Predicted 3D model of a 268-nucleotide RNA (Bacterial large signal recognition particle RNA) from a Solirubrobacteraceae bacterium. It matches the Rfam family "Bacterial large signal recognition particle RNA". About the family: The signal recognition particle (SRP) is a universally conserved ribonucleoprotein involved in the co-translational targeting of proteins to membranes. For this family Rfam cites "SRPDB: Signal Recognition Particle Database" (Rosenblad et al., Nucleic Acids Res, 2003). Its family is annotated with signal recognition particle, plasma membrane targeting and SRP-dependent cotranslational protein targeting to membrane, signal sequence recognition in the Gene Ontology. A source record names the gene ffs. Taxonomically the source falls in Solirubrobacteraceae (Bacteria, Bacillati, Actinomycetota, Thermoleophilia). Of the family's consensus pairs, 89% are formed in the model.
[in-house]
């Protein structure tokens, strides 16, 4: 140096999250680089850091180390960028709503008498009486209703009589008493946080009505401006926070590039 057969190693990596820490399942970025089982109220380990089982490759283009580049995500930090999002504040910024009177406009009522004054009533409360309604009860009407101790009629049968004819009387039927039911209207009685009215007493000045005085206003709707130590965060503004965007810092860092390093056995 070549050939054959092995072994170490390799058969993705990184970021994030979780974790005392290390991996994995998860999410993300690269990239294409075995299979099966376990695994986020986690699974398996302990600085030698996935566990268990199987397969391929295998000493170099493929393994290991260093450096360069750099996708990417995360951390810290700066800017205050915009009609981004949220919270708080502000009505003494705007806007809206509410209230008030002046003014204007359109009406209504008013000399058949407005506002107002006075007086008397009602509405309110208590009591009383009358009527009604309502509720209850009764009467009346009606149904049913007595083996015998209710009535009428009393078959059969029984008794009296020589006979004619009488007598008592069960069942049945009818009518009733007590009792048990029903009942629209009429009638009687009773009741009272039912209604209307009479009478009496009280109360109130809010509303309504009448009489008298008096003699010209009273009132509704709409609008503008004004006023209000009235209301509403609707807009604006202020503050804080978050997201996005643009940077900076120091790390991590895939793919890629450059350089270097690294076994064993046998044979030639």
């Nucleotide at each position: 140096c070549c050939g054959u057969g092995c072994u170490a190693g390799g058969c993705g990596g990184g970021g994030u999250g979780c974790u005392a820490g290390c991996g994995g399942u998860g999410c993300c970025c690269u990239g294409u680089a075995c299979c099966c089982g376990c695994a986020a109220u986690c699974c398996g380990c302990u600085c030698u850091a996935g566990c268990g089982g199987g397969g391929c490759u295998g000493a170099a283009u493929c393994c290991c180390c260093u450096c360069c580049c750099g996708a990417g995500g995360g951390g810290c930090u700066g800017g205050a960028g915009g009609c981004c999002c949220g919270a708080g504040g502000u009505c003494a910024g705007c806007g809206c709503c509410c209230c008030g009177g002046c003014u204007c406009g359109a009406g209504g009522c008013g000399g058949u008498g407005a506002u107002g004054g006075u007086u008397c009533g009602g509405u309110c409360c208590c009591g009383u009486c009358g009527c009604g309604a309502u509720g209850g009860a009764g009467a009346g009407c009606u149904g049913u209703g007595a083996a015998c101790c209710a009535g009428g009629u009393c078959a059969g049968g029984u008794c009296c009589g020589g006979a004619a004819g009488g007598a008592a009387g069960c069942a049945g039927c009818c009518u009733u008493a007590a009792g048990c039911g029903g009942u629209g209207a009429c009638c009687u009685c009773c009741a009272g946080g039912c209604g209307c009215g009479u009478c009496g007493g009280g109360g109130a000045u809010g509303c309504c009505g009448g009489g008298c005085c008096g003699g010209a206003g009273c009132u509704u709707c709409g609008a503008a401006a004004c006023g209000g130590u009235g209301g509403c965060c609707g807009c604006g503004c202020c503050u804080c926070g978050g997201a996005c965007c643009c940077g900076g810092c120091a790390a991590c860092g895939a793919c890629g590039g450059a350089g270097g390093g690294u076994g064993c056995a046998c044979g030639g």